Annotation:
This is a predicted structure of a 73-nucleotide RNA (transfer RNA) from Candidatus Magasanikbacteria bacterium RIFOXYD12_FULL_33_17. It matches the Rfam family "tRNA". The source organism's lineage runs through Bacteria, Bacteria candidate phyla and Candidatus Magasanikiibacteriota. Its mean pLDDT, the model's own confidence on a scale to 100, is 82.
RNA sequence: GGGCUAGUAGCUCAGUGGUUAGAGCACAACGCUUAUAACGUUGGGGUCGAUGGUUCAAAUCCAUCCUAGCCUA
Numbered sequence: 001g002g003g004c005u006a007g008u009a010g011c012u013c014a015g016u017g018g019u020u021a022g023a024g025c026a027c028a029a030c031g032c033u034u035a036u037a038a039c040g041u042u043g044g045g046g047u048c049g050a051u052g053g054u055u056c057a058a059a060u061c062c063a064u065c066c067u068a069g070c071c072u073a
Stems, first nucleotide, its partner, number of pairs: 001072007010025004018056001027043005049065005
């Protein structure tokens, strides 16, 4: 240099064009307990890597760029 894959919450990931973007763990509060852990309930936390395009409608499709990983010369 060329090719492929991935980028969504603090972390690991789901979400195959349409109802408010979700789960587990983590975090906070409360309940339970002599107390802690465990368990239960509730809550906070996202401009879905960036910019443009297609569409009535984009996390999802297309283009370019950025980042990471792998393959190859």